This is a predicted structure of a 73-nucleotide RNA (transfer RNA) from an archaeon.
The sequence is in RNAcentral, with records from ENA.
It matches the Rfam family "tRNA". About the family: Transfer RNA (tRNA) molecules are approximately 80 nucleotides in length.
Its mean pLDDT, the model's own confidence on a scale to 100, is 81.

[in-house]
RNA sequence: GCCAACGUGGCGCAAUCGGUAGCGCAUUAGACUUUUAAUCUAAGGGUUGCGGGUUCGAGCCCCGCCGUCGGCU
Numbered sequence: 001g002c003c004a005a006c007g008u009g010g011c012g013c014a015a016u017c018g019g020u021a022g023c024g025c026a027u028u029a030g031a032c033u034u035u036u037a038a039u040c041u042a043a044g045g046g047u048u049g050c051g052g053g054u055u056c057g058a059g060c061c062c063c064g065c066c067g068u069c070g071g072c073u
Stems, first nucleotide, its partner, number of pairs: 001072003005068003010025004019056001027043005049065005
């Protein structure tokens, strides 16, 4: 230099077809318990890597850039 995959709450990942962004862990509060742990319930936490474009509508499609990992030379 070229090619491919990936980037989404604190962490790990979904959302396959463009139509309200969810799940688990963690955190906080409550219940239970003599207390802790465990268990149960609830809540908070996301400008979906950045910037544009298409569209009534974009995590998803198109373009550029950045980053991670891998392959080729």